The prediction has a mean pLDDT of 82. A computed fold for a 113-nucleotide RNA from a Desulfuromonadales bacterium, annotated as SAM riboswitch aptamer (S box leader).
[in-house]
């Protein structure tokens, strides 16, 4: 980088350095930001997946199921739904606002190439 699969309306911030942007990309909207953005560092925190542990079942070097964070080890995360929309379908008497579903894209985990 490509690919498979699960999840994505929950949860969780302070300080130091830094010095103007940031919210993935493009567009539109709406927000955050000199009462200090991005980034880096320290500490703190969250608890999704993996892992661990315990129990049960079993065809027992293994597999399956359940419980468990009073296991925080690995990865991840700590404004706003993945901030919202963009494409398709349905409702909305036609159009629109608006509402719902799906796709696509993205993020994260686990596996594969």
């Nucleotide at each position: 980088u490509c690919u498979u699969u699960a999840u994505c309306a929950a949860g969780a911030g302070u300080g130091g350095c830094g010095g103007a942007g940031g919210g993935a990309a493009a567009a539109g909207g709406c927000c955050c930001u000199g009462u200090g953005a991005a980034g880096c560092c320290a500490c703190a925190g969250c608890a999704a997946c993996c892992g661990g542990u315990u129990c049960g079942c079993u065809c027992c070097a293994g597999g399956c199921g359940a419980a468990u964070g009073u296991c925080a080890g690995g990865u991840g995360c700590u404004a706003a739904a993945u901030c919202c929309u963009u494409c398709c379908c349905c409702g909305g008497a036609a159009a629109a606002a608006c509402g719902g579903g799906g796709a696509g894209a993205g993020a994260u985990g686990a596996g594969g190439a």

The source organism's lineage runs through Bacteria, Pseudomonadati, Thermodesulfobacteriota, Desulfuromonadia and Desulfuromonadales. Rfam family: SAM riboswitch aptamer (S box leader). Rfam links the family to the GO term regulation of gene expression.